[in-house]
RNA sequence: UCGGGGAUAGCUCAGCUGGCAGAGCGCUUGACUGUUAAUCAAGAGGUCGCGGGUUCGAUCCCCGCUCCCCGAG
Numbered sequence: 001u002c003g004g005g006g007a008u009a010g011c012u013c014a015g016c017u018g019g020c021a022g023a024g025c026g027c028u029u030g031a032c033u034g035u036u037a038a039u040c041a042a043g044a045g046g047u048c049g050c051g052g053g054u055u056c057g058a059u060c061c062c063c064g065c066u067c068c069c070c071g072a073g
Stems, first nucleotide, its partner, number of pairs: 001072007010025004019056001027043005049065005
């Protein structure tokens, strides 16, 4: 320098063909109880890496940029 993949909740990751952003773990509150843990219930938590474009509508499509991983030279 070129090619491919990736960036979504605190962490690990889903998100099918563009139409309200989710799960597990963790966290908070409550129930349970001698207490903790476990279990059960409820809840909080997101500029979907950044900037543009297309569209009635973008995590998703297009362009540029940043960072990480793999490969080629």
This is a predicted structure of a 73-nucleotide RNA (transfer RNA) from a Solirubrobacterales bacterium. Its Rfam family is "tRNA". By type it is a transfer RNA. Its mean pLDDT, the model's own confidence on a scale to 100, is 82. The source organism's lineage runs through Bacteria, Bacillati, Actinomycetota, Thermoleophilia and Solirubrobacterales.